Background
Small-subunit ribosomal RNA from Methylomonas sp., 1534 nucleotides, folded computationally.
RNA sequence: AAACUGAAGAGUUUGAUCAUGGCUCAGAUUGAACGCUGGCGGUAUGCUUAACACAUGCAAGUCGAACGGUAGCAGGCCUUCGGGCGCUGACGAGUGGCGGACGGGUGAGUAAUGCAUAGGAAUCUGCCUAUUAGUGGGGGACAACGUGGGGAAACUCACGCUAAUACCGCAUACGCCCUACGGGGGAAAGCUGGGGACCUUCGGGCCUGGCGCUAAUAGAUGAGCCUAUGUCGGAUUAGCUAGUUGGUGGGGUAAAGGCCUACCAAGGCGACGAUCCGUAGCUGGUCUGAGAGGAUGAUCAGCCACACUGGGACUGAGACACGGCCCAGACUCCUACGGGAGGCAGCAGUGGGGAAUAUUGGACAAUGGGCGAAAGCCUGAUCCAGCAAUACCGCGUGUGUGAAGAAGGCCUGAGGGUUGUAAAGCACUUUCAAUAGGAAGGAAUACCUAUCGGUUAAUACCCGGUAGACUGACAUUACCUAUACAAGAAGCACCGGCUAACUCCGUGCCAGCAGCCGCGGUAAUACGGAGGGUGCAAGCGUUAAUCGGAAUUACUGGGCGUAAAGCGUGCGUAGGCGGUUGUUUAAGUCAGAUGUGAAAGCCCUGGGCUUAACCUGGGAACUGCAUUUGAUACUGGGCAACUAGAGUUUAGUAGAGGGGAGUGGAAUUUCAGGUGUAGCGGUGAAAUGCGUAGAGAUCUGAAGGAACACCAGUGGCGAAGGCGGCUCCCUGGACUAAAACUGACGCUGAGGUACGAAAGCGUGGGUAGCAAACAGGAUUAGAUACCCUGGUAGUCCACGCCGUAAACGAUGUCAACUAACUGUUGGGUUCUUAAAGAACUUAGUAGUGGAGCUAACGUAUUAAGUUGACCGCCUGGGGAGUACGGCCGCAAGGCUAAAACUCAAAUGAAUUGACGGGGGCCCGCACAAGCGGUGGAGCAUGUGGUUUAAUUCGAUGCAACGCGAAGAACCUUACCUACCCUUGACAUCCAGAGAAUCUGUUAGAGAUAGCGGAGUGCCUUCGGGAACUCUGAGACAGGUGCUGCAUGGCUGUCGUCAGCUCGUGUUGUGAAAUGUUGGGUUAAGUCCCGUAACGAGCGCAACCCUUAUCCUUAGUUGCCAGCGGGUCAUGCCGGGAACUCUAGGGAGACUGCCGGUGAUAAACCGGAGGAAGGUGGGGACGACGUCAAGUCAUCAUGGCCCUUAUGGGUAGGGCUACACACGUGCUACAAUGGCCGGUACAGAGGGCUGCGAACUCGCGAGAGUAAGCGAAUCCCAAAAAGCCGGUCCCAGUCCGGAUCGCAGUCUGCAACUCGACUGCGUGAAGUCGGAAUCGCUAGUAAUCGCGGAUCAGAAUGCCGCGGUGAAUACGUUCCCGGGCCUUGUACACACCGCCCGUCACACCAUGGGAGUGGGUUGCAAAAGAAGUAGGUAGUUUAACCUUCGGGAGGGCGCUUACCACUUUGUGAUUCAUGACUGGGGUGAAGUCGUAACAAGGUAGCCCUAGGGGAACCUGGGGCUGGAUCACCUCCUUA
Repeated sequence: AAACUGAAGAGUUUGAUCAUGGCUCAGAUUGAACGCUGGCGGUAUGCUUAACACAUGCAAGUCGAACGGUAGCAGGCCUUCGGGCGCUGACGAGUGGCGGACGGGUGAGUAAUGCAUAGGAAUCUGCCUAUUAGUGGGGGACAACGUGGGGAAACUCACGCUAAUACCGCAUACGCCCUACGGGGGAAAGCUGGGGACCUUCGGGCCUGGCGCUAAUAGAUGAGCCUAUGUCGGAUUAGCUAGUUGGUGGGGUAAAGGCCUACCAAGGCGACGAUCCGUAGCUGGUCUGAGAGGAUGAUCAGCCACACUGGGACUGAGACACGGCCCAGACUCCUACGGGAGGCAGCAGUGGGGAAUAUUGGACAAUGGGCGAAAGCCUGAUCCAGCAAUACCGCGUGUGUGAAGAAGGCCUGAGGGUUGUAAAGCACUUUCAAUAGGAAGGAAUACCUAUCGGUUAAUACCCGGUAGACUGACAUUACCUAUACAAGAAGCACCGGCUAACUCCGUGCCAGCAGCCGCGGUAAUACGGAGGGUGCAAGCGUUAAUCGGAAUUACUGGGCGUAAAGCGUGCGUAGGCGGUUGUUUAAGUCAGAUGUGAAAGCCCUGGGCUUAACCUGGGAACUGCAUUUGAUACUGGGCAACUAGAGUUUAGUAGAGGGGAGUGGAAUUUCAGGUGUAGCGGUGAAAUGCGUAGAGAUCUGAAGGAACACCAGUGGCGAAGGCGGCUCCCUGGACUAAAACUGACGCUGAGGUACGAAAGCGUGGGUAGCAAACAGGAUUAGAUACCCUGGUAGUCCACGCCGUAAACGAUGUCAACUAACUGUUGGGUUCUUAAAGAACUUAGUAGUGGAGCUAACGUAUUAAGUUGACCGCCUGGGGAGUACGGCCGCAAGGCUAAAACUCAAAUGAAUUGACGGGGGCCCGCACAAGCGGUGGAGCAUGUGGUUUAAUUCGAUGCAACGCGAAGAACCUUACCUACCCUUGACAUCCAGAGAAUCUGUUAGAGAUAGCGGAGUGCCUUCGGGAACUCUGAGACAGGUGCUGCAUGGCUGUCGUCAGCUCGUGUUGUGAAAUGUUGGGUUAAGUCCCGUAACGAGCGCAACCCUUAUCCUUAGUUGCCAGCGGGUCAUGCCGGGAACUCUAGGGAGACUGCCGGUGAUAAACCGGAGGAAGGUGGGGACGACGUCAAGUCAUCAUGGCCCUUAUGGGUAGGGCUACACACGUGCUACAAUGGCCGGUACAGAGGGCUGCGAACUCGCGAGAGUAAGCGAAUCCCAAAAAGCCGGUCCCAGUCCGGAUCGCAGUCUGCAACUCGACUGCGUGAAGUCGGAAUCGCUAGUAAUCGCGGAUCAGAAUGCCGCGGUGAAUACGUUCCCGGGCCUUGUACACACCGCCCGUCACACCAUGGGAGUGGGUUGCAAAAGAAGUAGGUAGUUUAACCUUCGGGAGGGCGCUUACCACUUUGUGAUUCAUGACUGGGGUGAAGUCGUAACAAGGUAGCCCUAGGGGAACCUGGGGCUGGAUCACCUCCUUA
């Protein structure tokens, strides 16, 4: 400060992060459509598709005041009543005039004959306006009409009559046109109103007004033409053009012009994109956007084009004409078959197409148009109405009060919550709709009536004014009033996140949803329904489309080291850009003025509809273009100079720079000869191969080819590729120093051109070694490979092609500026100890690193920093660097380079983990060293499998398998069969009956049922009550039924491994890191030191129990040294409190002390003392977490399921089966032993439904009887191995004891299925155990016995106890497991990961393809309608001329030129289709391998060549975007 008021993000790649990058969403909009729903009004809008075909009606006529007239209507007149008269109003058809070129429709064509903007000159313009001059006098026809003829019709022919503002001469010519400047040429039409004199043949003349007509000038309007600029995509369209470009002459047009023609010249256009192909009407504007832009061109307005398709002209001021003509074609219709008619892309309407778009309406009342003098007529233009929520805008569907927070619904923790003041109820109002009545404005002109003024001779006519009357389709109008009733009026979508809004039920990867991410596999806020909620609202959603967000094509406003992206490298054309000074110009640039930029729209500000939408006045704006006047700093142009850029000359320097010729030695191989003998060679190990015909080894000689050790170096040179023995010749570039010269000569560089590793190709040579292909041998499941033995192209040379690489610094070229330090190569200057020196400088080449930049990694004067100039390239992944086309190539192939389809990702850097047939360090009975086992036998036990009516269920790598089960004959028991019960075996509540309880008997397998007997209790307020039993009804009980992947609790495991975290701080954009890493040390994240960290927590350790020593207190049931008593003997007794022991309390061990090592630390090693020494031994104790680990059958529990059964009871059976396999054990195989006899020493436990002594009996298991003991007292209870003595003598035994027979014992209701034990007899396998595998580091392994729990009975199992009592550990290479650090990763469900290709099947799009069928088009021809122009033998002819013969001119016909349709030939291009075929994509859990990701098990990848089922393999060259180890060089630090 009137007219600029404005810019938002989110989801999705990952375990997480940042970045890159696509996909998707929220917004606005629409001529929309679809689904559900629908009260009113206003204002707009309404075939976007088939420019497909159209029935029917209407859309352009009008003028009698131009004309001859009168078919029809009305009036009048006459009438012979048949009719007649154009007399009047009027008027069909006809002649004539004007208009049908406007208005209305559509967008097919058109990429420029178009449109937009700004200009221009060589033009025309009816009606209109203004002005000037005229409007005189004649002539001949043709329609209508009449007569006759043809035709179905459309229509037409002949003869005859006639008028004009129709037609034609003549006269006149201010201006006009032509001209050779003398001159010549050319026009017209009348009609009508009124009228006082005068004249009249009574028609009129004449006067006057109006309308016309002719010529001309000017204007206005409209139209034609030209120029410049702008105006879509494709280069996989690069060359196009003969009337083509220009000139001259001629013709033609209203007009310039190759517009046309003849001749001449050879031009014209094009990478600033010609030509060709595809698409498209253009604009004002519209939508979106902050803007710049992008998209679009409905309605309204301007321009263009078209009118069934193609061609053509006529008329006219204007057309090559939407509702005109001619011809050709297609289609439709009529027909008498001869011939005719038609063109809705006008308004309605029909069919068709389509997702889809309206009435065959009213009126000329208004606005406008045509004709007319006018009245008026016509007007599907227009104004209105109808239909449609199609859009925008407005209004309503009620308002207030109302808690018992009603009922019902839904949820629920059962209390309640919510729907909800919502409803009902009470009070009030009536907008809108309904009914009834009233009632503006759109209407004003014209005409008419009255009147006034002007004109005039005039009170006519005409013009103007005033008053009145007339005119409304819409219309039952807008609007107002009245009446009555809350009465008639709410839906749609959504509710996982984005995105506002949550619960229940149903369903169970089904049905379904989905814009993206994604939901659904039994507890779905995501499906369907319901309740509730949220958002919008007469609409709401969906779909389609455009812009936005998207800075995702980046002008504003992006990028290219690794994400997509720098051409392999130079030279150079066009182009772009360009040093210093002066002067000039004024093109760019800047400023002013003028013109234009239509109106509408947008914006601002007023006004009108009750408001708004809408309408309307004024303004601003239209960022543009043009003309003109100025300015001159910068850029450009011209001119003149300069030397800092660039270059030239001189003298030097270094160098694997390039080309050619020659030459040298070492080595490999081959050949010849000598010596010499059995092997050589090769590998992880072998074999193929060579060798007794003499190899290999060794010596001598010869031949031939290829490559050049050491020097050698992040050293040098070159544009890049690349370049390495030595010598000579030719040659390019760079650098240094000092002068002189030229004077911007420069930089970049589209196309172009040259060079360009290896492989490969052609021709000819050459071939020692190596070596694709190939052959053989190995390896392997296979091995078209890796390894080995051979070996051909090739590798080499000459000439010619190819033109690609990870051609890389993954970093285009040039120039300027911006901290340091160090090394090295080539020069130069200065100083000085003249050296192996120092300082400075310059051109290279490396390393570290600051600021800055970067997503990070990193880069950092050799930039990826800050700037400038120019070029190249990118725009999600795949398809694909592929197809097709073109160019190049001998070929291989190269260059250029898509689309359909498909996915929601693909990718970069960094982080944390996990993993590696990566690395480092460390630990563990992990290996090693040892001892003993398992695996072999028999048996026991568990499991799998099989079987069965059932063999109940669970546990399944370690971490299931003598496990749940600390004990299945019945019970247990959950399983099977059979028989029973149904409120139930058990809990609570109700009603009735009965005490409860005990007991006999019958049936039955029993449960159960029947019949009896005994028995009448307790409390009481007398009503009854409590417990128990029976009966009945229903609520309910019950379930070892399912889900351990819905859960709690408990447990296993990694693992008693040393780890797991947090707060604050700091670093990083961030995930995260740091701390916790590092140096030491430890059993230990144990401790110390260091340190951007400082602290802390859970773990470790310690605290607890036990054991080992001592002290103290207390002594019964334990003990007995000393004293006493007693016994065959015994703590047996008195007594004792010393010892052992018991069980309370204490002590003790802490690296405390000494020495050494270590960093003066932590700690380690050794020692002393001590019962014990470095956590003394053992136990309990298990961090954060992992395994959806185990358990719904211990228990608890959500959900689901069963309810006369999946519940409950009973009997019998089963869990005990048995071709087999596995696990865990016992006993053995014997002499370190078996057997017999004798004999010694424990600990810890248990015991009343119990342990049970002693005694007797029995061979024994045991039985009988019975003392003691609720236990430091009694019992179980004998310990065994051991020790002593005897026997056996190496064998299937005096080993071993399975199996079987007989006879018994015990427990128990009951040992058949199916117990344990005893005695006698029997006497199996087995002689130390394959591959493999387990435990154990000291009181341990091994071995020996004892006890306990469970339990009526039933251990080789389990849990404890003591006795005897070893061996070995060098050590950490390897196996397994674990911890820390580091590295790589394409893994994150985390290597049991990921992932590649062939093949097979299904589907999809696409390339090739013998061809086939269409469209478009080029060239060369044929053809030739209508028409126009030219010619004209034929024929014909009113106006004019005539000498009357004819002529001029015209028509018809014929002909020539041009030309549409059409035809032929031959090309190009595009679309569709095609047997077969190629690859590609996508699919469920297919097949074969395992190529890649870790050193991916042969490092990978790039180019190239060969080979192979396939991924791939091999050769040659290249790259690091390769791990690991070592070496070299350099840097940093001291």
The coordinates come from a structure-prediction model, not an experiment, and the mean pLDDT is 85.